[in-house]
RNA sequence: GCUCCCGUAGUUCAACUGGAUAGAGCACUGGCUUCCGAAGCCAGCAAUACAGGUUCGAGUCCUGUCGGGAGUACCA
Numbered sequence: 001g002c003u004c005c006c007g008u009a010g011u012u013c014a015a016c017u018g019g020a021u022a023g024a025g026c027a028c029u030g031g032c033u034u035c036c037g038a039a040g041c042c043a044g045c046a047a048u049a050c051a052g053g054u055u056c057g058a059g060u061c062c063u064g065u066c067g068g069g070a071g072u073a074c075c076a
Base pairs, nucleotide, nucleotide: 001072002071003070004069005068006067007066010026011025012024013023019056028044029043030042031041032040049065050064051063052062053061
């Protein structure tokens, strides 16, 4: 250089293969409970890497960029 795969919340994973409001566990915050804390219960916070395109509709499809991983070629 070329090819392939991946990128979703602080973190680990979903989203039925294009369908309307992107969910769950842990973490964090607040409350309940307790003498206090832990545990438990309730509520909340927070994300589709970036920019375009296709479509009535995109996390999902297409193009480019960025980042990570794997494979492979050349070095006269």

The RNA shown here (transfer RNA) has 76 nucleotides and comes from a Candidatus Brocadiia bacterium. The sequence was found in a public genome assembly. The prediction has a mean pLDDT of 80. Its Rfam family is "tRNA". Rfam classes the family as a transfer RNA.